Small-subunit ribosomal RNA, 5' domain from an uncultured bacterium, 526 nucleotides, folded computationally. The coordinates come from a structure-prediction model, not an experiment, and the mean pLDDT is 83.
[in-house]
Context: one part of a larger RNA
RNA sequence: AACGAACGCUGGCGGCGCGUCUAAAGCAUGCAAGUCGUGCGGCAAGGGUAGCAAUACUCCUAGAGCGGCGGACUGGUGAGUAACGCGUGGGUGACCUGCCCUUAGGUUGGGGAUAGUCCUUAGAAAUAGGGGGUAAUACCGAAUACGGUUAUCCGGCUGUGGCUGGGUAAAGAAAGGAGCUUCGGCUUCGCCUGAGGAUGGGCCCGCGUCCCAUUAGCUAGUUGGCGGGGUAAGAGCCCACCAAGGCUCUGAUGGGUAGCCGGCCUGAGAGGGUGUACGGCCACACUGGGACUGAGAUACGGCCCAGACUCCUACGGGAGGCAGCAGCUAAGAAUAUUCCGCAAUGGGGGAAACCCUGACGGAGCGACGCCGCGUGUACGAUGAAGGCCGAAAGGUUGUAAAGUACUUUUGCUGUUGAAGAAUAAAGCUGGGAGGGAAUGCCCGGCUGAUGACGUUAGACAGCGAAUAAGCCCCGGCUAAUUACGUGCCAGCAGCCGCGGUAACACGUAAGGGGCGAGCGUUGUUC
Numbered sequence: 001a002a003c004g005a006a007c008g009c010u011g012g013c014g015g016c017g018c019g020u021c022u023a024a025a026g027c028a029u030g031c032a033a034g035u036c037g038u039g040c041g042g043c044a045a046g047g048g049u050a051g052c053a054a055u056a057c058u059c060c061u062a063g064a065g066c067g068g069c070g071g072a073c074u075g076g077u078g079a080g081u082a083a084c085g086c087g088u089g090g091g092u093g094a095c096c097u098g099c100c101c102u103u104a105g106g107u108u109g110g111g112g113a114u115a116g117u118c119c120u121u122a123g124a125a126a127u128a129g130g131g132g133g134u135a136a137u138a139c140c141g142a143a144u145a146c147g148g149u150u151a152u153c154c155g156g157c158u159g160u161g162g163c164u165g166g167g168u169a170a171a172g173a174a175a176g177g178a179g180c181u182u183c184g185g186c187u188u189c190g191c192c193u194g195a196g197g198a199u200g201g202g203c204c205c206g207c208g209u210c211c212c213a214u215u216a217g218c219u220a221g222u223u224g225g226c227g228g229g230g231u232a233a234g235a236g237c238c239c240a241c242c243a244a245g246g247c248u249c250u251g252a253u254g255g256g257u258a259g260c261c262g263g264c265c266u267g268a269g270a271g272g273g274u275g276u277a278c279g280g281c282c283a284c285a286c287u288g289g290g291a292c293u294g295a296g297a298u299a300c301g302g303c304c305c306a307g308a309c310u311c312c313u314a315c316g317g318g319a320g321g322c323a324g325c326a327g328c329u330a331a332g333a334a335u336a337u338u339c340c341g342c343a344a345u346g347g348g349g350g351a352a353a354c355c356c357u358g359a360c361g362g363a364g365c366g367a368c369g370c371c372g373c374g375u376g377u378a379c380g381a382u383g384a385a386g387g388c389c390g391a392a393a394g395g396u397u398g399u400a401a402a403g404u405a406c407u408u409u410u411g412c413u414g415u416u417g418a419a420g421a422a423u424a425a426a427g428c429u430g431g432g433a434g435g436g437a438a439u440g441c442c443c444g445g446c447u448g449a450u451g452a453c454g455u456u457a458g459a460c461a462g463c464g465a466a467u468a469a470g471c472c473c474c475g476g477c478u479a480a481u482u483a484c485g486u487g488c489c490a491g492c493a494g495c496c497g498c499g500g501u502a503a504c505a506c507g508u509a510a511g512g513g514g515c516g517a518g519c520g521u522u523g524u525u526c
Base pairs, nucleotide, nucleotide: 001525002524003523005522006521007520008519009518012373013372014371015370016369017368018366019365020331025329026328027327029326030325031324034069035068036067039066040065046059047058048057049056050055076284077283078282085209086208087207088206089205090204091203092202095201096200100197101196102195103194104193105192106191107190108142110140111139117132118131119130120129121128122127149170150169151168152167153166154165155164156163157162176189177188178187179186180185210256211255212254217247218246219245222244223243224242225241227239228238229237259281260280261279262278263274264273265272266271286307287306288305289304290303309320310319311318312317337363339362340361341360345359346357347356348355349354376406377405378404379403386397387396388395389394411463412462413461414460415459416458420453426447427446428445429444430443431442432441470515471514472513473512474511475496476495477494481510482509483508484507485506491498492497
């Protein structure tokens, strides 16, 4: 000097930050991932009409279901990991990439199911089974193939692995919805096959990355080759065969410790220490294992198996995973609200309206930190009283108080009051492309709802010095001393050391010094 600090005494306000460092221990409760009716069949309740009623028709849809996209992002934690994990610089002629952008071509014609639903069965439940029937942008054939893929032929280049140009052959695709219409079609959102881009990722390599030699040898898929399998992709990644290699005192192997970095702290620097918050990467999601789906999986709030634990049970069987946000228990010296809102920013879905969002924006608690402000200002000597010291005179507290005159930051009361809101839908309007027309499309202008915070910030008025000072120290180091008490006792102490009858070192008082809403102590680092 610093701190994610803790403890003691004390404590007025504001701004900006930070807040389980321990038990990756266990968790009650609520919320944290949904959305789309412009993909599909359909519908409870409710409204309307008819009917005396049962009921029938119709409008409107909730919930559930099929289907699509998203649940691989965001958010949490640091257990593991000494490793291509991270950092940095390269490679991929060895690769993938949903949504997005640009561009080329297409979107023809059929089929069979299944959930929901109805009937029914088993069960305490979770749930499971049978039968009938139905739809799609769900599923499956068929046609076509600009381009692409695979095979082969010819040519060019080359790093000899391949890349690239041309020819031939084979196989391979789709889904419709909405709006307008003069019923011909058009517009728009999609869908299919390609090319390029962007973004994101996979893999490989050079260098760097803690301690122990009281760890000296380690290794059989081990090291390499050939052939094959596998993957989006190179590779012992995996397999068969062959060879006997490979690493190591420039520290292999083993053990311990640890997420890494940008940074942060310290320091003149070199260096040392550190990795909280914020940002990048990695790893993990009760413990261990596994795959499925998908453009993409450590799949936190998905699935299956095993284990420990907890809960429900009709004892047959089932359910669960806060290292998401709050909150509880435990542990600990120690760390917060079961708050408000989607108004802003961002994300998911949707054509949009809109819905969802404990991300986020805010408020609450904590002097935990940094910064700022205040607790009044001026005058005021008879140097009042009181305290303390002194033999006395007197000294000191001390302009300090009282008193007089002011001010009102802050406080209390009231009035007023920005900015955070950009625009969206919709309407009006100007221009443009394309069309036979209309809806629609592109560019621009005008109008145009919406604020959690919030009784906001700020401003103005009123009241009244009113609402606001402590902590540590005074032997030397080290700024600041006297008196009394105590008598090697009680005690102090960072080091030296004080205390055994005059203690500047213990305790108290007065005075003084330092810092100040803080001051000290402890811990840790330089």